[in-house]
């Protein structure tokens, strides 16, 4: 200098004017409302994100359910650790890719059972098409019977691979090496790695993102969760009365309405809380390879309930501005994203 790998930060800035929500203060008004609550003006303060998104996982919180156990259903799936928890993260193991930095892997079990496997091929889990060999008969051949998976052919996969011995020809039939399985030793917390002995191989290929088996975990619903305060009107029921008024009536009794009390209407309408100080954020130190944990100091950073966070102008950076907007709160994952900057590392070339 060029080409890459890994990680992190920012997400236009400054000013002016107008406007919106919440909080604090001052002043005014006491309208509205039964009450709780609530209004206006001015001044000050605060006001979206790295993903606020998808709602895919996990947890807090809340209500309901719950002696214990099991079935069903769902999720996860190499090992160890982190954590409130996780399907997340960190560190390893094994495998795959790259010269490398480094990246990727739903990575338990098909030598438990069942199922499925197009086409080709003789045969797909059981087989002899060609070939080879023996025998029969025969003039060789052709033919028939048998043996044979070493060779050919088909296929993703064909009786573990390869070499030697052996044989009529062959074959783990026998042997060495490799693979596999069983037992065992050493190292490691473990996954696993390395070694030794044995088994001639019984598992015969793939598929569990097929059923299934094994191990572990899981109660349900969600802030419109839920907790507290709690009306009024209409209408309906019940009660009260030798006492009032009116209707029916000549009068009495009776009855209906007005009246008073009470229940329902309704735990409804409405209000308050939940609601934002939290597994918070920033800085430093300590422990740890790391995820993370502990300690100290500092800091307060939207909280509405029809739902605010906006608009215009000027200057400026290359720029008109990327993706996009909270509604109980956190930890993750995934997806979208114009660009800018920084750190560490690798490879190649050149120079010293």
């Nucleotide at each position: 200098u060029g080409a890459g790998c890994a990680g992190c930060a920012c997400a236009g800035g400054u000013g002016a004017u107008c406007g919106c929500a919440c909080c604090c203060g001052u002043u005014c008004a006491g309208a509205c409302g039964a009450a709780a609550g609530g209004g206006a003006a001015c001044g000050g303060g605060u006001g979206a994100g790295g993903a606020a998104a998808g709602u895919c996982c996990g947890g807090g919180c809340u209500u309901c359910a719950c002696a214990g156990g099991g079935c069903a259903g769902g999720a996860u799936g190499c090992c160890g650790g982190a954590u409130a928890a996780c399907g997340u993260c960190c560190g390893g193991u094994g495998g795959a890719g790259g010269u490398g930095a480094c990246u990727c892997c739903c990575a338990g079990g098909c030598a438990a059972g069942u199922g499925c496997a197009a086409c080709a091929g003789a045969a797909a889990u059981a087989u002899a098409c060609c070939g080879c060999c023996a025998c029969g008969g025969u003039a060789u051949g052709a033919c028939g019977u048998g043996g044979u998976a070493a060779g050919g052919g088909u296929g993703g996969a064909a009786u573990g691979g390869c070499g030697g011995g052996g044989u009529a020809a062959g074959a783990g039939c026998c042997c060495a090496c490799c693979g596999c399985c069983u037992c065992u030793c050493u190292g490691g917390u473990a996954a696993c790695a390395g070694g030794g002995a044995g088994g001639g191989c019984a598992u015969a290929u793939g598929u569990a993102a097929a059923c299934c088996c094994c191990a572990u975990c899981c109660g349900a619903a969600g802030c419109a969760a839920g907790a507290c305060c709690g009306a009024a009107c209409a209408g309906a029921g019940a009660g009260c009365g030798a006492u009032a008024c009116g209707g029916c009536g000549g009068c009495c009794c009776g009855u209906c309405g007005u009246g008073c009390u009470u229940u329902c209407g309704g735990g409804u309408a409405g209000g308050u809380c939940g609601c934002u100080a939290g597994a918070g954020c920033c800085u430093g130190c300590u422990g740890g390879c790391a995820a993370c944990a502990g300690c100290a100091g500092g800091u307060c950073c939207a909280g509405a309930u029809a739902g605010a966070u906006g608009a215009u102008c000027a200057c400026u950076c290359a720029a008109u501005g990327a993706c996009a907007g909270a509604a109980c709160c956190c930890g993750g994952c995934u997806u979208a994203u114009c660009g800018u900057g920084c750190u560490g590392c690798u490879c190649a070339u050149a120079u010293u």
Molecule: Bacterial RNase P class A
Organism: Eubacterium sp.